[in-house]
RNA sequence: AGUUGGGUCUUGCGCAACGGAAUCCUGUGAACCCCGCCAGGUCCGGAAGGAAGCAACGGUAAGCAGUCACUUUCGUGUGCCGCAGGGUUGCCUGAUUAGA
Numbered sequence: 001a002g003u004u005g006g007g008u009c010u011u012g013c014g015c016a017a018c019g020g021a022a023u024c025c026u027g028u029g030a031a032c033c034c035c036g037c038c039a040g041g042u043c044c045g046g047a048a049g050g051a052a053g054c055a056a057c058g059g060u061a062a063g064c065a066g067u068c069a070c071u072u073u074c075g076u077g078u079g080c081c082g083c084a085g086g087g088u089u090g091c092c093u094g095a096u097u098a099g100a
Stems, first nucleotide, its partner, number of pairs: 001097008009086006015079002017076006025066004034059003042051003
């Protein structure tokens, strides 16, 4: 000085991490315009019985709060982890050839 491989640079795919959202779970949650069950009382009836049904109780809807983990989804150079490319202007490193 040349050739060549790898790294740094860059692209795509994948995976993980982090953050957010959703789902699940728990709690709460409708005086009436949700459901069930309806004390008392009300209505129909001569009676037997029937009807509607407030409060209470129970269960829920939308919503709200909490939550490890799992699942789904979105995002990000967080990783420079894996694979395949691109670029060789520059830098680092390995091998090799020639000369001094």
Molecule: Bacterial small signal recognition particle RNA
Organism: Clostridiaceae bacterium